[in-house]
Context: one part of a larger RNA
């Protein structure tokens, strides 16, 4: 990993609700118990119902409140096809029990453990060899005597080196190992707080600990074992046959509450309710949002006025000045969620009309949900950041498959009952990959822009507009001129058009020529421009708006920023047009099921069957309905050695769970119908057992 078998909403009691076609009902049922004994009979307790109301005493078709004959609340009666209960059974849900199954870590009680290991007690054992050479003592020297010195002797030491023995700091290797801690090298201690044998003592709320929460039998922040025990688990996982109908939620309030609950909301089933809800039209409402506006509350800009206040200055004071500050007023221009003398669209409420056949509402049974997500609109927070976060309106996903977006829950199109080798379309597409236009008309783009990006930059190019000059010759180019008073005055070392300052930047000669546009010189000089003439010959210059392009443009495995190939009067972009392709959409043909309407048949009836019609049939949690199969029970009726069950191959059949038939195998039991009862269906639980 696979296969086979086993493996999870059960049972009891007590309640709620449902079930017309169960019993009885001018009420129903018995309990304990008794008598009979295969299930019957009895049972004046008691329960529900028959009357309500009040907190209650109580009163009673009324009661309560209250001073009340008033009002109100709860009832009775009254009207109509409707005002019946109770007991049992079944279904479903709840409560109490282990209560769908498996799963803790833990807690408590009784025991078992010191053959491992920790400490201690008793009694034994072990430590090759070598080195050092303490005290003491002896002798000699030395001293008044000592001290002291030397040489010997001696053999101390948690002394030194190093085997056994004990240990394990480092490295290697091992790490499905030789080994659940071993192996190799190297290393520490090695007469001691040393190592070790045997016997014994200390026990879990504990022991022992040169202390690491270490050790107490491969187990230690509290051993192991049995029991309480199926502890508890708001947590995780799992939960077994089929078809049909409907179909959510991820919100609010409260919660030692936030991944759990309770109630409401949203689902489903039943009953009741028949112009109800919804939608459309019209009419009538209130509003203070978007926008707008600046009288108000605040913010704020330019200019002005001075009649106010303050500061500074002058002044003895009076008073005056003010290129200072503020307020006020007039005027110009603005801003606001917590501004409004204004003010929509929507939305909301109501009336009427139309449409609309349950989609509404009420009551009752049963739920699930209370982690939501993206996208679009309007807003708050944030950085007008986030696949961010919060609110609201909408939509899709969730619970939705199909087509498009290369691939891509939430985007675009569109909602899959089943079948078909039929047709039409949507989004999106039509050169090839790849179904369909190498379509048509007119433009644009030259950047592979298209096919990623801003401020900003630029005689890219198309369109439109305004304006100036121009055959009295413009613009560009070329030829020529560009002068004089004068080196203007001042300043300056110098300043001569050209460092700087001044200005009636003036005047003259002129076709024209600045008291000078730039370069240049120390200053001059020199070059050049404005301006003028000629040559030439027809357009030239400036500004604004706009289409498409250009630069700006750097990233990590490999082109890699069109899905690819490839594309340039496009296969790019814009406008317009026609055709085609394209989905599980729509249509066509056939079939199934559901509720509805109509018709027919059967039936006392409830109802059942058949047909037609137009609708409907995606679906998670979940609600409801109808069935298949397994084991057993009761009754009936069957099959089987002329071959049962099981097993295996094939065929037929039912929407399906399944069923039937035939052949082989097998060798003795087994179906069917009706009803009942369950140890009733396996793919998942790191499921359990066995096998491969």
């Nucleotide at each position: 990993u696979c296969c086979a078998g086993c493996g999870a909403g059960u049972u009891a009691c007590u309640g709620g609700u449902a079930u017309a076609a169960g019993g009885c009902u001018c009420g129903c049922c018995u309990a304990a118990g008794g008598c009979a004994u295969u299930u019957g009979c009895c049972g004046c307790a008691g329960g529900c119902a028959c009357a309500g109301u009040g907190a209650a005493a109580g009163c009673g078709a009324g009661g309560c409140u209250u001073a009340a004959a008033a009002g109100g609340c709860c009832g009775a009666a009254a009207u109509a096809u409707u005002a019946a209960g109770u007991c049992a059974a079944u279904a479903u849900c709840a409560g109490u029990a282990g209560a769908c199954c498996c799963g803790a870590a833990a807690c408590c009680g009784g025991g078992u453990g010191a053959c491992c290991u920790a400490a201690c007690c008793a009694u034994g054992g072990g430590c090759a060899g070598g080195c050092u050479g303490a005290a003491g003592c002896g002798c000699a020297g030395g001293u008044a005597a000592a001290a002291c010195u030397g040489c010997g002797u001696g053999g101390a030491g948690g002394g030194c080196c190093g085997a056994a023995c004990c240990g394990u700091a480092g490295c290697g290797a091992a790490u499905u190992g030789c080994a659940a801690c071993a192996c190799g090298c190297c290393c520490g201690g090695a007469u001691g707080a040393c190592c070790u044998g045997u016997g014994g003592u200390u026990a879990g709320a504990g022991g022992u600990g040169a202390a690491a929460u270490g050790c107490c039998a491969a187990u230690c922040g509290a051993a192991c074992u049995c029991g309480g025990a199926g502890a508890u688990a708001g947590c995780u996982g799992g939960u077994u046959c089929u078809c049909c109908u409907c179909g959510a939620a991820a919100u609010a309030g409260c919660u030692u509450u936030a991944g759990g609950g309770c109630u409401a909301g949203c689902g489903u089933c039943g009953u009741a309710c028949g112009g109800u809800a919804g939608c459309c039209g019209u009419c009538a409402g209130g509003g203070g949002u978007a926008g707008a506006g600046c009288a108000c509350u605040g913010a704020u800009u330019c200019g002005g006025a001075c009649c106010g206040g303050g500061g500074u200055c002058u002044g003895c004071a009076a008073a005056g000045a003010u290129a200072c500050c503020c307020a006020u007023c007039c005027u110009u221009g603005u801003c606001a969620a917590a501004c409004u003398a204004c003010g929509a669209a929507u939305a909301c409420u109501g009336g009427c009309g139309g449409u609309g056949g349950a989609a509404c509402u009420a009551c009752g049974g049963c739920a699930g949900u209370u982690a939501g997500a993206a996208c679009g609109g309007c807003g708050g927070g944030g950085c007008u950041a986030a696949g961010c976060u919060c609110g609201u309106c909408g939509c899709u996903c969730a619970a939705a498959a199909g087509g498009g977006a290369a691939a891509c829950a939430g985007c675009c199109c569109a909602g899959a009952c089943c079948u078909c080798c039929a047709g039409c379309u949507a989004a999106g597409g039509u050169c090839c990959c790849u179904a369909a236009a190498u379509a048509u008309a007119c433009a644009c783009u030259a950047a592979g822009u298209g096919g990623g990006a801003a401020a900003c930059g630029a005689a890219g190019u198309g369109a439109g507009a305004u304006u100036u000059c121009u055959u009295a010759a413009a613009c560009a180019a070329c030829u020529a001129g560009g002068a004089u008073g004068u080196u203007g005055g001042c300043u300056u070392a110098g300043a001569a058009g050209c460092a700087g300052c001044c200005a009636u930047u003036c005047a003259u000669u002129u076709a024209a020529a600045g008291a000078g546009u730039g370069c240049g010189u120390a200053a001059c000089a020199g070059c050049u421009c404005a301006c003028u003439a000629g040559u030439c010959a027809a357009g030239a210059g400036a500004u604004c708006u706009u289409g498409c392009g250009c630069g700006g443009a750097a990233a990590a495995u490999g082109u890699a920023a069109c899905g690819g190939g490839g594309c340039u009067c496009a296969a790019g972009u814009g406008u317009a047009u026609u055709a085609c392709c394209g989905a599980a959409g729509c249509u066509g043909a056939g079939g199934a099921u559901a509720a509805g309407u109509c018709g027919g048949c059967a039936g006392u009836g409830a109802u059942g069957c058949c047909g037609a019609c137009g609708u409907a049939u995606g679906g998670u949690a979940g609600a409801g309905g109808a069935g298949c199969g397994u084991u057993g029970a009761u009754a009936g009726g069957g099959c089987g050695u002329u071959g049962a069950a099981g097993u295996u191959u094939g065929g037929c059949u039912g929407c399906g769970a399944g069923g039937c038939c035939a052949g082989g195998u097998g060798g003795a039991g087994c179906g069917c119908u009706a009803u009942c009862a369950a140890g009733u269906g396996a793919g998942a639980a790191u499921g359990c057992u066995g096998g491969a």

The part of an RNA shown here (large-subunit ribosomal RNA, domain II) has 692 nucleotides and comes from a Candidatus Saccharimonadota bacterium. Lineage of the source: Bacteria > Bacteria candidate phyla > Candidatus Saccharimonadota. Its Rfam family is "Bacterial large subunit ribosomal RNA". Its mean pLDDT, the model's own confidence on a scale to 100, is 84.